[in-house]
Context: one part of a larger RNA
RNA sequence: UUGGGCGUAAAGAGCGUGUAGGCGGCUUCACAGGUCCGCUGUGAAAACUCGAGGCUCAACCUCGAGCUGUCGGUGGAAACCGUGUGGCUAGAGUCCGGAAGAGGAGAGUGGAAUUCCCGGUGUAGCGGUGAAAUGCGCAGAUAUCGGGAAGAACACCCGUGGCGAAGGCGGCUCUCUGGGACGGUACUGACGCUGAGACGCGAAAGCGUGGGGAGCGAACAGGAUUAGAUACCCUGGUAGUCCACGCCGUAAACGAUGGGUGCUAGGUGUGGGGGUGUCGACUCCCUCCGUGCCGAAGCUAACGCAUUAAGCACCCCGCCUGGGGAGUACGGCCGCAAGGCUAAAACUC
Numbered sequence: 001u002u003g004g005g006c007g008u009a010a011a012g013a014g015c016g017u018g019u020a021g022g023c024g025g026c027u028u029c030a031c032a033g034g035u036c037c038g039c040u041g042u043g044a045a046a047a048c049u050c051g052a053g054g055c056u057c058a059a060c061c062u063c064g065a066g067c068u069g070u071c072g073g074u075g076g077a078a079a080c081c082g083u084g085u086g087g088c089u090a091g092a093g094u095c096c097g098g099a100a101g102a103g104g105a106g107a108g109u110g111g112a113a114u115u116c117c118c119g120g121u122g123u124a125g126c127g128g129u130g131a132a133a134u135g136c137g138c139a140g141a142u143a144u145c146g147g148g149a150a151g152a153a154c155a156c157c158c159g160u161g162g163c164g165a166a167g168g169c170g171g172c173u174c175u176c177u178g179g180g181a182c183g184g185u186a187c188u189g190a191c192g193c194u195g196a197g198a199c200g201c202g203a204a205a206g207c208g209u210g211g212g213g214a215g216c217g218a219a220c221a222g223g224a225u226u227a228g229a230u231a232c233c234c235u236g237g238u239a240g241u242c243c244a245c246g247c248c249g250u251a252a253a254c255g256a257u258g259g260g261u262g263c264u265a266g267g268u269g270u271g272g273g274g275g276u277g278u279c280g281a282c283u284c285c286c287u288c289c290g291u292g293c294c295g296a297a298g299c300u301a302a303c304g305c306a307u308u309a310a311g312c313a314c315c316c317c318g319c320c321u322g323g324g325g326a327g328u329a330c331g332g333c334c335g336c337a338a339g340g341c342u343a344a345a346a347c348u349c
Stems, first nucleotide, its partner, number of pairs: 003321004007303002012317001014201004021194003025088003029084003033081002035077007042069001048066007091191001092188003095184003103177007110154001114150008125136002162169002206247006215241002220236004258316006266294010298305002322349003331342004
């Protein structure tokens, strides 16, 4: 527990699709459930409030009135909510047009680099560091040239650039496929917003089965450093990192800012589309959508936010309610496990 809040103080679910529910555009007519009005019935007494009276006052007592309802009946009103009916196009969607994009999935393919193998040249060092050592090398290394193999990642372009709901997405080509913006205004005619549960997606690490394994590299080993050094530095190096399928379901999953709609000064960059203008292409100007910066009013405890709001409002959901104990115990559900989700109390300050 009314209420007040949720960028940084406690508090926005990691993200979406959507069920119930809540909320919902302009207009005609009807109904009268909600709503409003009249009349009426009932609403015991005591108590309570107001007025008057009685005990010398008061407490107390008596009388009158009021009060107490999501109430019943009946008659009416029709603006609003609701229901039904007819219409509309500003919300929403469909269609057509040209354009943008690392959006997703599968298949193929390219060059640089790295490591390894083979061969040539060549000789005593290489490597590494603050300095070294472990390590590699006369069984010919490092360096350099030619050939071959393998795996992983895609330099420059690259941009407070783009795309995606979020996680995230970057060499090139093809196939399949999702979404959005703009322009046209042909069509549907409120079909909308949100969304408890539910379902799906969800970085990295981790798990299962099978493959793959170049580089990197938890664990581990050695060398150093140090008082010590279970580290930082160095030499190696297993899991892993990669692929397929199946799990896990977390994160500083962050804009630490839920979604939708409308309204409220400007300035300046940038990505996409359209318009005016031109013979045509630019520059310029106008406009719609996205993405940044700076700032008015306003807001804020301040920092700051400021048409991409943290301003002004409405609708719906989630969440908070002193610190520790504790995101723990117990129980339940999920998971192969690791663990996840839900979630206390004693005690203590």
Small-subunit ribosomal RNA, central domain from a metagenome, 349 nucleotides, folded computationally.
It matches the Rfam family "Bacterial small subunit ribosomal RNA".
RNAcentral holds the full RNA, with entries from SILVA.